[in-house]
Context: one part of a larger RNA
Molecule: small-subunit ribosomal RNA, central domain
Organism: metagenome
């Protein structure tokens, strides 16, 4: 390179838009590009192979044949492929009607809780632990009413529920805005899948700058525990955690399963529609569609397991792997304020 692989063995890129690229739906014609078929010229010679010949044999040498799988012309065939021209509607998109839902961005509102302050009752004691202390407390705490202030997070509702491309979305309002779903089959009429690079997007933490700080809190300080205790426990307690801009670009970013399409027994629960049956109405059925679980036949699998939400059967296109370690590492390139990040070997062991 062929091949084989990518839930857990080594491998699906964090997610998504998408030029190039590759793939591409139905009919009828035209081409004849690839494709196929016969012809023709060429493919030096050695070499490689087959038959032979001759150094005593071998290797080596030498005659012959064949081959050189190629590429040119000419002549055909035309199903598949491509190209062009014409229709088509089952892919794709639009429209119309309609419901769902923590999609998202601002913006402004609420109520329960700690906390701190003021005030009042009220006194010795509180708090914490496995036990303790450190720590607050007669300068009146702890508990208890009352009041104000100020940040952060939204209990019940709540779910195996529901949205979103992932990351992720939860008090409640209002205005903007995206997506996806059914029905209707009116409109376009292949417009489509997929994607190297590429651009955006991307939990937590970190970092710049400003501003905010109730709570909880990496570092640190004290108490305890222990041979010791740089920890687990307690008490404090900055950073940060919140808000705006800007950067960082990484996760067990995990369904450890890449998107798309198309088929292949079934049962159960449930979200959201829609249709039919009933019904005064509806609720139960029924049948369909799009999701979200769980159980399972065949299959497929080393096995666990997975099974229409496939890991099954094909199909199209990207990513990635190829023995452990050394090494998510050095050199070097690129990005980053910096932290680092992305790309990525070798020597050497086994």
């Nucleotide at each position: 390179c062929u091949g084989g692989g990518c839930g857990u063995a080594a491998a699906g890129g964090g997610u998504g838009c998408g030029c190039a690229g590759g793939c591409g739906g139905a009919u009828g014609a035209a081409u004849g590009u690839g494709u196929c078929a016969g012809g023709u010229g060429u493919g030096a010679a050695a070499u490689c192979u087959c038959g032979g010949g001759g150094c005593u044999c071998a290797a080596g040498c030498u005659c012959g044949a064949a081959a050189c799988u190629g590429c040119g012309c000419c002549u055909g065939a035309a199903a598949c492929u491509g190209u062009u021209c014409a229709u088509c509607u089952a892919g794709a998109g639009u429209a119309u009607u309609g419901g769902a839902g923590a999609g998202g961005u601002a913006a402004g509102c609420g109520g329960a809780a700690u906390u701190u302050c003021c005030g009042g009752u009220g006194u010795a004691g509180c708090g914490g632990u496995g036990a303790a202390a450190u720590g607050c407390g007669u300068a009146g705490a702890u508990a208890u009413c009352g009041g104000a202030a100020g940040g952060a997070a939204c209990a019940c509702c709540a779910a195996u529920g529901g949205c979103g491309a992932a990351g992720g979305c939860a008090g409640c309002u209002u205005a903007c805005u995206g997506g996806a779903c059914a029905a209707u089959a009116a409109c376009u009429g292949a417009c489509g899948c997929u994607c190297a690079g590429g651009c955006a997007c991307g939990a937590a933490a970190g970092c710049a700058u400003g501003g905010g700080u109730a709570g909880c809190g990496a570092a640190a300080g004290g108490g305890a525990u222990u041979a010791g205790a740089u920890a687990c426990c307690c008490c404090u307690g900055u950073a940060g955690u919140c808000c705006a801009u800007g950067c960082c670009g990484u996760a067990a970013a995990c369904u450890u399963u890449g998107u798309a399409c198309a088929c292949u027994a079934g049962g159960u629960c449930u979200u959201g529609g829609a249709a039919g049956u009933u019904u005064c109405g509806a609720c139960c059925c029924u049948u369909u569609c799009a999701g979200g679980a769980c159980c399972c036949c065949a299959g497929c699998a080393a096995a666990c397991g997975u099974g229409a939400u496939a890991a099954g059967u094909g199909u199209a296109c990207c990513g990635c792997c190829u023995g452990a370690g050394g090494a998510c590492u050095a050199c070097g390139g690129c990005c980053g304020c910096a932290a680092g990040g992305c790309u990525a070997a070798a020597a050497c062991u086994c």